[in-house]
Molecule: transfer RNA
Organism: Planctomycetota bacterium
RNA sequence: GCCCCCAUAGCUCAAUUGGAAGAGCAACGGAUUUCUAAUCCGUAGGUUACAGGUUCGAUCCCUGUUGGGGGUACCA
Numbered sequence: 001g002c003c004c005c006c007a008u009a010g011c012u013c014a015a016u017u018g019g020a021a022g023a024g025c026a027a028c029g030g031a032u033u034u035c036u037a038a039u040c041c042g043u044a045g046g047u048u049a050c051a052g053g054u055u056c057g058a059u060c061c062c063u064g065u066u067g068g069g070g071g072u073a074c075c076a
Stems, first nucleotide, its partner, number of pairs: 001072007010025004019056001027043005049065005
């Protein structure tokens, strides 16, 4: 240089290939407990990496960019 894969909540991951995003952990509030831990209930938390495009409608399809991972070629 070229090719492939990945990017979704603070973290780890879903979302049945287009009908609009959810779980566990963590955080916060409460219950229980002498206290802590554990357990239970509840709350909040999202520019779906970024910029465009297609579409009535995009996490999902197309193009480019950025970042990460992997493969591979050349170098008198």